[in-house]
Background: This is a predicted complex of two RNAs, RNase P RNA and transfer RNA, with 445 nucleotides together.
Formats: sequence, C1' cells, structure tokens
RNA sequence: GAAGUAGAAGGAGCAGUCGCGCUUUAGACCGACGUUUAGAGUGAGGAAAGUCCGAGCUCCACAGAAUCGGGGCGCCCGGUAACGCCGGGGCGGAGCGAUCCGACGGAAAGUGCCACAGAAACAUACCGCCCCGACUUAGUCGGGGUAAGGGUGAAAUCGCGGUGUAAGAGACCACGGCCGCGCCCAGUGAUGGGCCGGUGGGCAAACCCCGCCCGGAGCAAGGCCAAAUAAGGGAAGAGGAGUUGAUUCGCUCCGCUUUGAUUCCCGGGUAGGCCGCAGGAGCAGACCGGGCAACCGGCUGCCCAGAUCAAUGACUGCAGUCCCUCUCGCAGGGAUGAACAGAACUCGGCUUAUCUUCUGCUUUCGCU
RNA sequence: CGGGGCGUAGCGCAGCCUGGUAGCGCACUUGCUUGGGGUGCAAGUGGUCGGCCGUUCAAAUCGGCUCGCCCCGACCA
Repeated sequence: GAAGUAGAAGGAGCAGUCGCGCUUUAGACCGACGUUUAGAGUGAGGAAAGUCCGAGCUCCACAGAAUCGGGGCGCCCGGUAACGCCGGGGCGGAGCGAUCCGACGGAAAGUGCCACAGAAACAUACCGCCCCGACUUAGUCGGGGUAAGGGUGAAAUCGCGGUGUAAGAGACCACGGCCGCGCCCAGUGAUGGGCCGGUGGGCAAACCCCGCCCGGAGCAAGGCCAAAUAAGGGAAGAGGAGUUGAUUCGCUCCGCUUUGAUUCCCGGGUAGGCCGCAGGAGCAGACCGGGCAACCGGCUGCCCAGAUCAAUGACUGCAGUCCCUCUCGCAGGGAUGAACAGAACUCGGCUUAUCUUCUGCUUUCGCU
Repeated sequence: CGGGGCGUAGCGCAGCCUGGUAGCGCACUUGCUUGGGGUGCAAGUGGUCGGCCGUUCAAAUCGGCUCGCCCCGACCA
C1' cells in the first nucleotide's frame, strides 16, 4: 500500500451588510387591543424522519386486591424514572483472524402438525439378511425374528469401533453426543467440572405451560374567553320526586307519571384569541471521586427556537479544505461550501436515510 | 400533528386467522353456433402475491424493517 474489521468525532469557523420569526428596552400613533421606528438578544437536526418501544403531562373509566379474558416480554447479573434500550458475563453458531450474529425459558406436562415421496413421520418390515414349516432339487408359498445394509425424504430408531448372535439390535463394553425436579465442588447467578442414572426425532415467529409486566385515549389531550346559529328535533339515560301494588309500618323491589346530569344522531353556526408551551429525568466541562463498563455522586459555568400556511435565507471579506504551477517560501492561481433532510407538547431509546475525517486491530497478499 | 386500514392476473376481489395445489367474475385468445356481428357453449393464455431480511424442510400466509396508496379526527349550540 491492499483487503477486512471495530470504534470515535464533526456535518461548518470569525466579522460585516440586507431580509424574516420570537423575546425585550425606548420613542411615536391609538380610547383600548395593537401598529410602527430604532437598539439589544436569539433562531433547526444528527437524524427534527418512521411513529417501532418506554415515560412525563391531560382527560375519561375504575376507585382494595385478586381471578377470568386480551396483549407484550423471555439465558444471567447489573444500569436506568422506565423500556422490547444499554453495559458486562454465560452458552451456541460463523470466520484463518481481528471480530461478528443469536425472538437464547419449556418439545421428558398435554394437544396438534410434519405436504409429496416412502413400508413406516412415532410407532412401523418394501427390498434385503436369518430361522422354521410345506411343496417337485434350482425355486415358490406361509409363519416368525431383525432397523446392520439398500431405497424414500428436509428429517428414519444417538454416532463410531468392538463383544455378541442363526442374522441382528445400548442387548453389553470403550470413547463421544444429548437429557436429568440426583449428589459433590467452583461461581451472586446464567453456567462449568466430576460422579451417578437415563438415552422416544423436528416445529412453541402452532395452540399451549411456566415466570414477569400492562386500564383506555391522546396537545386536534385538556382548560378559559369571544363570535354566530334555532338556547331546534330525535334516541339512550345514572339519579331525584310522586303514585299504585307486592306485605301490617319502615327498608327493599316491580310497574306508571314527571324531572333529569350526561352521551350519541339529524339539522344549524363559527373557521377567532389566550393558556397548555419551553428551567428541564436540561446543556457544557480536557474537572474531582466511585465503578471493568453502562452509569452514579459532587463541583463550576450556562439559559439554548417557539412558528400556526407556518420564520431560520442571501451576499462580501478573512480563515479552513481540495487541486494545479513554480524561482519551493506560511508564494501565486483555481475550485469548494455539498449529501440526507427540515422543529410543531416534551423527554429516554431503537430503526431507517446520508456526507466527510481520524484512530485501534487482523490477514501477511504486494513493495522497501 | 395524531390514529386506522389496504397492496394478490389488465380491472374488481377471495385465499392469510389454522404455512405445502395460487383461485373467482369481467376482460383477452382460439374453436363451434350465425349469411355476418352480438349472445350462448367449449377450451386456453396471463400473476416477482409492493420490496428486503429472518423463522421453518417449506412463506401470499408467521415475525421484523421499509416503500406506496386510501380513510378518519377542529370548536360552539
């Protein structure tokens, strides 16, 4: 240098002019709301996005918890307000390696499914092998044993070697794989090691079982003011009142009448303003302490967009970056400001889109 | 801004929940029927199941990401 792999940082500095949004000060106009002029301050993102998770906040429902039903999560330990996120570890897998990936509880609780093919998909004998019997020797037929071999399939009785046998078979043995709500040791734990016992496939992103978590809707939530319409029509309706009866009083219940918060539909009207709404799980620090880390505690400093058809733009100079030339020096000339994309109640994550730079490590391929 | 639904043949749809063969109607093509056309009858052609990744032996179907389209939601009485 090449190929690969992991991570980090930034996505544009300074000054000036003009324009726009917001805040604020002063002046002018106005009865007031406010308008306008001048000055000062401030003005998009790493994803503001997708809306996939977790919360704050608001309203509604329930007002004790649990069960049923529904949904989600799923190795262990920790972090966090919380999480399906993050850190570390365990196990399994991919890669020569750096490193990466894993919806990673249970299939020995039960049910279900495993198309086609195949004898058989979970309990079985098609071919073959072996034994016995019958029949005319070769052979055929019948009965039985056998999962070692062939064949089917994505998957076939745990693999392989031996013992054994009529032929065979975890039937038995050694090694290995898998399982265990068995014992001992190490570890907080997942798990690992040893001993013992067993050895019936796969699918739970099929139903399900086990453990844990979860009420619903969303700032167009919700609250206040104003304007206008017909304070209209219909349906449901908790509750209140009256009356009759069940019974003799009360309680309670049923029917009828009346009233009725509130909700929905039809019809009608307005398309205005304020709050929510910007000091917060806030930001910055090359700081201090704890921790392997995520992160936590402390200290110091800072205030950092709030629009509503919706502002955040343009230009100039310097610096920066890149390229070219030479008389090689902080010289001259040229190019460049791009890509993804744009706040709309607010945070913490994930995912997706996109440009540039830098660093660590691996392979040992090429050159010195 | 928030919420919900849908992408399967040229068009309109089913199949998806419970995974193994993609189907229905119209349209299109061919033949028969007719003097000819239409109608009718018979046969046939045509589909990356929006895209990518995963689970599984196997995906239109199950899970995740992504793209596109459609619908709903203001306040007052």
It holds a member of the Rfam family "Bacterial RNase P class A".